[in-house]
Context: one part of a larger RNA
RNA sequence: CGUAGAGUGAAUGUCUUGGCAUCAAGAGCCGAUGAAGGACGUGGUAAGCUGCGAAAAGCUUUGGUAAGCCGCAAACGGGCGUUACAACCAGAGAUAUCCGAAUGGGGAAACCCAGUCAAGUAAACCUUGGCUAUUAUAUACUCAAUAAAUAGGUAUAUAAGGGGAACGUAGGGAACUGAAACAUCUAAGUACCUAUAGGAGUAGAAAGAAAAAUCGAUUUCCUAAGUAGUGGCGAGCGAAAGGGAAACAGGCCAAACCAGGUUAUUUAUAAUCUGGGGUUGAGGACUGCGAUGUGGCAAGAUUAAGGAUAACAGAAUUGUUUGGGAAAGCAAACCGAAGAAGGUGAAAGUCCUGUAAGUGAAAUCCGAGAGAAGCCUAGCAGUAUCCAGAGUACCACGAGACACGAGAAACCUUGUGGGAAGCAGGAGGGACCACCCUCCAAGCCUAAAUACUACUUGAUGACCGAUAGAGGAUAGUACUGUGAAGGAAAGGUGAAAAGAACCCCGGGAGGGGAGUGAAAGAGAACCUGAAACUCUAUGUUU
Numbered sequence: 001c002g003u004a005g006a007g008u009g010a011a012u013g014u015c016u017u018g019g020c021a022u023c024a025a026g027a028g029c030c031g032a033u034g035a036a037g038g039a040c041g042u043g044g045u046a047a048g049c050u051g052c053g054a055a056a057a058g059c060u061u062u063g064g065u066a067a068g069c070c071g072c073a074a075a076c077g078g079g080c081g082u083u084a085c086a087a088c089c090a091g092a093g094a095u096a097u098c099c100g101a102a103u104g105g106g107g108a109a110a111c112c113c114a115g116u117c118a119a120g121u122a123a124a125c126c127u128u129g130g131c132u133a134u135u136a137u138a139u140a141c142u143c144a145a146u147a148a149a150u151a152g153g154u155a156u157a158u159a160a161g162g163g164g165a166a167c168g169u170a171g172g173g174a175a176c177u178g179a180a181a182c183a184u185c186u187a188a189g190u191a192c193c194u195a196u197a198g199g200a201g202u203a204g205a206a207a208g209a210a211a212a213a214u215c216g217a218u219u220u221c222c223u224a225a226g227u228a229g230u231g232g233c234g235a236g237c238g239a240a241a242g243g244g245a246a247a248c249a250g251g252c253c254a255a256a257c258c259a260g261g262u263u264a265u266u267u268a269u270a271a272u273c274u275g276g277g278g279u280u281g282a283g284g285a286c287u288g289c290g291a292u293g294u295g296g297c298a299a300g301a302u303u304a305a306g307g308a309u310a311a312c313a314g315a316a317u318u319g320u321u322u323g324g325g326a327a328a329g330c331a332a333a334c335c336g337a338a339g340a341a342g343g344u345g346a347a348a349g350u351c352c353u354g355u356a357a358g359u360g361a362a363a364u365c366c367g368a369g370a371g372a373a374g375c376c377u378a379g380c381a382g383u384a385u386c387c388a389g390a391g392u393a394c395c396a397c398g399a400g401a402c403a404c405g406a407g408a409a410a411c412c413u414u415g416u417g418g419g420a421a422g423c424a425g426g427a428g429g430g431a432c433c434a435c436c437c438u439c440c441a442a443g444c445c446u447a448a449a450u451a452c453u454a455c456u457u458g459a460u461g462a463c464c465g466a467u468a469g470a471g472g473a474u475a476g477u478a479c480u481g482u483g484a485a486g487g488a489a490a491g492g493u494g495a496a497a498a499g500a501a502c503c504c505c506g507g508g509a510g511g512g513g514a515g516u517g518a519a520a521g522a523g524a525a526c527c528u529g530a531a532a533c534u535c536u537a538u539g540u541u542u
Base pairs, nucleotide, nucleotide: 001539002538003537004536005535006534007533013527014492015491018464019463020461021460022459023458024457025456026455027453028452029163030162037099038098039097040053041052042051044076045075048072049071059093060092061091062090063089064088068080069079070078104113105112106111114132115131116130117129118128119127120126134160135159136158137157138156139155140154141153142152167198168196169195170194171193172192178185182232208215209214219246220245221244222243223242229237230236250445251444252443253389257276258275259274260273261272262271263270264269265268281423283387284386285385286382287381288380289379295376296375297374302370303369306366307365308364309363311359312358317332318331319330320329321328333350334349335339341353342352343351394418395417396416397415398414399413400412404430425440426439427438428437429436479486480485499526502513503512504511505510
C1' cells in the first nucleotide's frame, strides 16, 4: 500500500411533535371588585411541568355529551361511575394564601410590627372579619399669626395611581454615513429618551383653495411627478392645485339682551354664578309680524335578524394473491353537494376520526338596523342703537417650521420689545402697492374611510425539516456575570413492550445461550449508519 472483516464515529437518507411567512375573520385593552408578573403552597406515594388556592389537579349551578374515569404519566395502593349528580366540553357563579401600583406603618419583594370597630368569651388573652396610603376635585365642619377673614387642619363622596407587542400624538433629540476629504448640507426630525391617549390616534367644518364670475370640513390611496421648485445649484431634498377613488356629517360655545342668586362697596353700580337667548359673511341682539310644523340625532335604555362561546347527524367493498401485517397486485362492486386531511401492522373515497350539504343553545356576550321616550331644529320685515373671541392681529429683532438652506420669501409657530381696528371693520390671494376676487383669526367638539397585531379562530405556502426552521421540536432552562446582561447543547427501539422469564461466565459492567419479534446486524449508548481514526487476518513492496 492492497484485500477482507470488525470497532469507533456521526455524516447522509427518511420522518415530524416545532417553527417561519402570508391571507381572511374576530378581538383590541387589563387594573383599588387589587392587574400584568411572581413567591409559597396544593396529589395516598409527587422532584418537574400543567391546573388550582387553606373550599387549593379542585367547589356550586345551567347546558352539551357520556361508558368509562381519577392531567402530562407509567406503576402500586385506594376510589368514582355505567342510561344519568362519574369523567370530559361550554356558559354563569363561589373560593382565590403572600408579594407586586401595593394603599395601616415599616421593609433587604413574597417578611416584620400595629391601631380601631365588630363577632366569639362573664372578662382578659387570643382567634376571625371589616376599616386605617397618597394626590386631585367637590361638599361640610373647624381654625393661626390677626378683628373679620384666610393659610392650615378634619370628615365624607368621587376619581386617579400600575401594566400592555406594534400602531398614535406631543416634548427633547444624536452620530456613524453620503457628499468619493470636509465645515453649509445629508443621514433625520431617523435611532434613542420622556410624557400621554385609544382600540385606534391625529386632523376636521375655511380669516381655505383658486383665477373659472369655479370649488366647498378632515383623513387615506392612485395620479399630477421625480414635474414646479429647492440645493457648497454639489451630494441630494422634493411639493401643491387640479383629476380619479375610498368614506362621508355636521354641531356647540363666548358676547349683546332677559330673569334670578351671591359677593363687594361709594346704594346703584361692578364682579361672579345659574338658566334663557345666540352662533353667521353679512349674522345676532333689539322692534314688529307670524308658526307649533318640518327635519335630524354621534349620549343613555330596550330590542329583531344574525353571530360568538359546547355540540348533533353524516353516503358507499367484498373476494383472492403475496406478506409478520393489506390500505398494495388481481377480480368484481358501490357512494359522491362527501376523491380535504389525519390515522389504522406497506400505499384506504366506501375501516376509524372526519369531509360536503344540513341541524343545534339553558346561560353569557356581540349585534348594521328598528321603534317608543328624550334631545336638537324654522320663517318674514325693519335697521337708530348694541354685540360678534386683545397684550390678539400686526411691526422690529432672534429662531423654528413650511419641498423652499435668508433668498424677491409670502403663509404658519413664537423667545424679546413695541402694539391696532372693531362691520364705513378685518385677513388672504408667495416681497410690496393699486384694482379685483375669496374668506371672517385670536373658543370648543365631531363618526367613517387610515395605522398596527401582543391575542383568538380558520386557511394557505415553487417556506424549514433537527448545524435548518424561533435562541428554544420548548428553554429564556442549564450555565456565565457584582450587575445591566449574555445564553447553549440535546429529536427517532418496535406495528405492538411483546423492553429479553430461565441458565452460564463475571465483584460489577458486560457478554454467551434461551425466549419475544418480520427483523435484535431493531436490545433501550436502540431507524439508516458515510468518512476521518483504531484493530484483526492476509497478500505485496522496501